[in-house]
Molecule: transfer RNA
Organism: Candidatus Komeilibacteria bacterium RIFCSPLOWO2_01_FULL_45_10
Parts: sequence; C1' cells; structure tokens
RNA sequence: GGACGCGUAGCUCAGUGGUUAGAGCGUUCGGUUCACAUCCGAAAGGUCAGAGGUUCAACCCCUCUCGCGUCCACCA
Repeated sequence: GGACGCGUAGCUCAGUGGUUAGAGCGUUCGGUUCACAUCCGAAAGGUCAGAGGUUCAACCCCUCUCGCGUCCACCA
C1' cells in the first nucleotide's frame, strides 16, 4: 500500500428500511432473611465510532474519515 471483517448500555452481544433501540451479566433501590447468599420486582445507564448522501422513513443501504483485527504485497 491492497482485500476482508468488526465498532450498538460498565462488560459480552442481539437487532432482515417502519412500535418508544433490546437481552444476559454487572450497578442501584425495594421485597424475602435475625443477617448474608439465593430468589423475586423495579430503576438508572445509549451522540448505535464520526461526517455526508439515498429514502416518506436509516443502527440497518451508499461514500469518505477514524480506531481495532485477520490475510496479502512491497521496502532500503
């Protein structure tokens, strides 16, 4: 330098252009318990990497940029 993949909650990840973006774990609060754990319930937590475009409508499609990874190539 080229090709491909990935980027969504604190972590691991779903999400086939159309409901208000979700799950598990974690955190906080409440219930249960003498207490803790387990269990049950609730809540908080999101610039969907960034920008532009297509569309009536974009996490999703297209382009560019950034970051990470894999492979290939080149170099004195």